[in-house]
Context: one part of a larger RNA
Molecule: small-subunit ribosomal RNA, 3' major domain
Organism: uncultured bacterium
Formats: sequence, C1' cells, structure tokens
RNA sequence: UGACGGGGGCCCGCACAAGCAGUGGAGUAUGUGGUUUAAUUCGAAGCAACGCGAAGAACCUUACCAGGUCUUGACAUCCGAUGAAUAUCAUAGAGAUAUGAGAAGUCUCUUCGGAGACAUCGAGACAGGUGGUGCAUGGUUGUCGUCAGCUCGUGUCGUGAGAUGUUAGGUUAAGUCCUGCAACGAGCGCAACCCUUAUUACUAGUUGCUACAUUUAGUUGAGCACUCUAGUGAGACUGCCGUUGAUAAAACGGAGGAAGGUGGGGACGACGUCAAAUCAUCAUGCCCUUUAUGACCUGGGCUACACACGUACUACAAUGGCAAUAUAACAGAGGGAAGCAAGCAUGUGAGUGUGAGCAAAUCCCUAAAAAUUGUCCCAGUUCAGAUUGCAGGCUGAAACCCGCCUGCAUGAAGGUGGAAUUGCUAGUAAUCGCAGAUCAGCAUGCUGCGGUGAAUACGUUCCCGGGCCU
Repeated sequence: UGACGGGGGCCCGCACAAGCAGUGGAGUAUGUGGUUUAAUUCGAAGCAACGCGAAGAACCUUACCAGGUCUUGACAUCCGAUGAAUAUCAUAGAGAUAUGAGAAGUCUCUUCGGAGACAUCGAGACAGGUGGUGCAUGGUUGUCGUCAGCUCGUGUCGUGAGAUGUUAGGUUAAGUCCUGCAACGAGCGCAACCCUUAUUACUAGUUGCUACAUUUAGUUGAGCACUCUAGUGAGACUGCCGUUGAUAAAACGGAGGAAGGUGGGGACGACGUCAAAUCAUCAUGCCCUUUAUGACCUGGGCUACACACGUACUACAAUGGCAAUAUAACAGAGGGAAGCAAGCAUGUGAGUGUGAGCAAAUCCCUAAAAAUUGUCCCAGUUCAGAUUGCAGGCUGAAACCCGCCUGCAUGAAGGUGGAAUUGCUAGUAAUCGCAGAUCAGCAUGCUGCGGUGAAUACGUUCCCGGGCCU
C1' cells in the first nucleotide's frame, strides 16, 4: 500500500422480508457423471460445466471402433514425359472404394516456335494431422459487474515506501452534482450522443385505408379525410409553482402534458481479477507423426443402462375434462421459388391427387386460451397419458440398430411432493398460443412475437453479494 476479520460506521441489490408461481416426489424429453463397450470421438467442472460448443448424430456430418484399401498422397506449388478435357461401350470379380481393356473423340490462344487449362505416369522438395501443450501465444469469450470505480501531470507533505487530489458535510442510479479543503487540473469509466417504443405536425397515397355511391365481398367507381406505412421535424429540460434545504446541489408535493424527474426496453461492459475458457471456429511458436497419429470406403458407434445429479415438458383435475357452435370472435412478428400453397376432389386421420395466386403492405402460412350451450358429479374417474400390440402416412438410395406423424386397441406411475432450494416488483410473474433459424426428415430446446393478465414490498435486525470510510 493492499487483502482479510464470527471489528466498527454509512449505503445498495428479488439479498432478506411481504407475496405469486415453481424445482426437490411421478412419467417422459434432454445434458452430465458413473458403469458397460470393439468404440460408446472430443471439449466444458462451484457461483461463471451439466436443453453447454451442437441454429438440429439414420448414411453424410464424424473427429471414435472393426474390416477392406492408398502411399508425393483426398488438398497446394515446383520439374520431366505423354495425352485435349471428357463422356460412352465392354469384360471378369466385388459389400463398396477399386481394377483392366479396347474403340470413338482431339479444347482455347498463337507471331505456328509455343503458351494456357485439365488428366495420367515418374522423381523428390513437400503436402497432411479435429495429434500434444490454452501453464509458450494472438484473436474471441465468461466472470466480479452496468458494480462506480481505476488512474495520470504539476504542486505540496514525508528520509522513504507512499500520501494528498479521490478524504470531509450534504446529495445522486452514478467519483452525479454542490459546498469546504494544499491542492490545481486532466484522462478511462458514469451520463449524453445511437436503435426501438409511447404523443403529434408536415410531406407522400400503392399492393394500404374507406367518410360518398355500389357489391356476396374494399368487390367496383371515386377519394387520401381516418387507420396505416416511412421520411423530415416538434416534444421532457426539475423548464414552471409551492415547501424543505446552507442563498447551494438537490429532495418532496403540485400544475400543465401522450409521456415527469436517467419515461419503458435494447446496444454499449473502465483499470483489472480468476496462469478462468477455447491449439476442435480460425491463426500460431515449440514438440510429436510421415506405407501413418495422413487419406478413401462399407458397416457399427456417438442413441448402450443396476444407478446418481442438473435443466425442462406433461400431469395429478371441476378456476377442470369432453362435445357442440364454425360465430372462419380477437393478434403481432416472421418466412416463402428444388418454395409458400388457396380452392376443389378424396381419406376417420396423418395425408394424397389436382392446382388459382404469389420473388410478395397484393398471394399463401386456420392463433389458442376466451365466449355461449350441453354433459360428467369427485372416482385412480369421461383425470392423467407412459408403455405395448396391430394397421397406416411422410421424408429420404436407405427409417433394423436409430426418425417424425396418424388411426384402433392397451391404459403404468401419479391424489400437489421431506430436508432443502429457484425465479419474479408491471404489461412484470403466471398462463395461452404463433413464427423463425438449423433443416430432405426430425424441437418438450433456443431465439423472437403477440393474447389474457395478478399479488406484494412494513422495512433493512438477520442470510448472500457488492461499494465507501475507519
């Protein structure tokens, strides 16, 4: 000077408290450990690993295993020789990669010397490595933490390490601002500038909209008022009033206002910490390997299963289940050409056949909870749906290992969950669906979108984490 203390003071945070809904019990999905295995590829490990890398393992992916193959090589540059490249046919064998043979054929440019591209063969220089080291590294990322801190120049003080400034009194979300002070200034952070959302003016009016007429229908005429879209502006600054305060900073209350005190949300992450994570995104030093630790193929494995843990989904029911009403009740955002697909026909259904329209404010992609009516009458049930059998559909060369979906039958555990523990302060929690990425197919995961829409906060004694002074 720091760090630490079951030392002290002050302060903050869903940290506790007050509430709501969960997890921990059941079944399933998924990840991990363990065990097993020829292989169950590798990494991630308290918070900050465990629905994580993986925005999607049937083959491929794929790195793992078994077997069969290749050795200048699957990929790159250089040299020499030969040949256009190439596609087709044929033979024998094979699980496949391979292998052999002849026939046809002769690219582009040209100064006709040759050059270029491609293929085969040969020789090495070399290629290759998801092999090791994240404790040799770059880059990227997590974390404390969007916490309010971290420093410097000059001056002053101290023998010096250092101190001061940055402490103090107030105040703030904030080292935010004010006042004071041997300090005076400055930088990185905070805030603001950026995007979005909430109000509005103007401009613009198609594919959007409809006050007038018209129609089954924004259909058609007409129009751009309104909604909406998207460009430029306005608007919020403690600006105004009052009280408190030190005449300050500011706090509290009020007015006006669509919005009030950083309006809501996002992006943005200081100096540093953890030799934190990543050599398997990529790059890279060194080491190792070179007829193999490289490369190709087929099949298997990553999907195993006495068990343990994490994260989710579905339930245990009446604030419910089922049926009907098609009343197409009411969204937002996003996607669409090897695509989205209306309508029609057909099937109990998943689907199938046909196919209008749409490279899209034009066409397509049914919102569901909700509402109304009926039924069930508290039961392991008309709850719940695991498991299993049979019959089918779709994708794809191919669903046995190992996909998803449909119909009929089957109908397990489960009656609200011990110790413990998690999230959340408002359009939030809870609940309800919709879309997208990845993707041939595969979503209870992830990322977004809207619908319905609460309870509680006395407060800071205590638990946890953090900041300042001592």